[in-house]
RNA sequence: CACUCAUUGCGAGUGGCGGAGGGACUGGCCCGUUGAUGUCACGGCAACCGAUCGGAGCGACGGCUUCGGUGGCAGGUGCCAAAUCCAGCCGACGCGAGUCGGGAAAAUGAGUU
Numbered sequence: 001c002a003c004u005c006a007u008u009g010c011g012a013g014u015g016g017c018g019g020a021g022g023g024a025c026u027g028g029c030c031c032g033u034u035g036a037u038g039u040c041a042c043g044g045c046a047a048c049c050g051a052u053c054g055g056a057g058c059g060a061c062g063g064c065u066u067c068g069g070u071g072g073c074a075g076g077u078g079c080c081a082a083a084u085c086c087a088g089c090c091g092a093c094g095c096g097a098g099u100c101g102g103g104a105a106a107a108u109g110a111g112u113u
Stems, first nucleotide, its partner, number of pairs: 002112007013042005021031003025088004043080003048076002050073001051070008084105001089102005
């Protein structure tokens, strides 16, 4: 990088550095010299994996599967403007503005080659 599966309307910011664009893409709409994006430190959120505890089931008794609890769990990631900021393609409803459902794309985790 590619593929598979799961999740994405909850939540969580201060300071140092730095100095112009940034929010993936396109269109909107926003953020930004009252210093954004980024980066470093510290802090925090969450609970995907791991850890641990409990229930149920299975077992060739090594353990395995599944459901739930624990972050006072010094673990591996992730995240801390706006719903993934909104939409993009298809469908339903509506005179319309639009609403709803399903996708695509993206992000993150776990796994596979």
Annotation: SAM riboswitch aptamer (S box leader) from a Verrucomicrobiota bacterium, 113 nucleotides, folded computationally. Lineage of the source: Bacteria > Pseudomonadati > Verrucomicrobiota. Its mean pLDDT, the model's own confidence on a scale to 100, is 86. It was read from a public genome assembly, where an Rfam model found it.